A computed fold for an 85-nucleotide RNA from a marine sediment metagenome, annotated as c-di-GMP-I riboswitch aptamer. Of the family's consensus pairs, 100% are formed in the model. Its Rfam family is "c-di-GMP-I riboswitch aptamer". From the family's description: GEMM was predicted in a large-scale screen for bacterial structured RNA regulatory elements. Its mean pLDDT, the model's own confidence on a scale to 100, is 88.
RNA sequence: AAAGGGCAAACCCGUCGAAAGGCGGGGACGCAAAGCCACGGGUCUAAAUCCUGAGCUAGCGGGACAGGACAGCCGGGCCGCCGAA
Numbered sequence: 001a002a003a004g005g006g007c008a009a010a011c012c013c014g015u016c017g018a019a020a021g022g023c024g025g026g027g028a029c030g031c032a033a034a035g036c037c038a039c040g041g042g043u044c045u046a047a048a049u050c051c052u053g054a055g056c057u058a059g060c061g062g063g064a065c066a067g068g069a070c071a072g073c074c075g076g077g078c079c080g081c082c083g084a085a
Stems, first nucleotide, its partner, number of pairs: 006031002011026006029072001035078003039075003042070003049064005
């Protein structure tokens, strides 16, 4: 290079969740690990908690914060099809 194929972004529908986001179906932007794993960095959300807003309370708003999330952000670990090999 090829062969057999594989996965599935955005978006739409349904569903779970406070949200980020997850799951299922449709759908393909792309991916040689876009297979699996939150170990390190990073990013996202902020329910609970804390602080706060021209008297107090309530409501509403604002801020901080991960034990929540992202593996298709990077690094790392493990497994892995075909082939010049």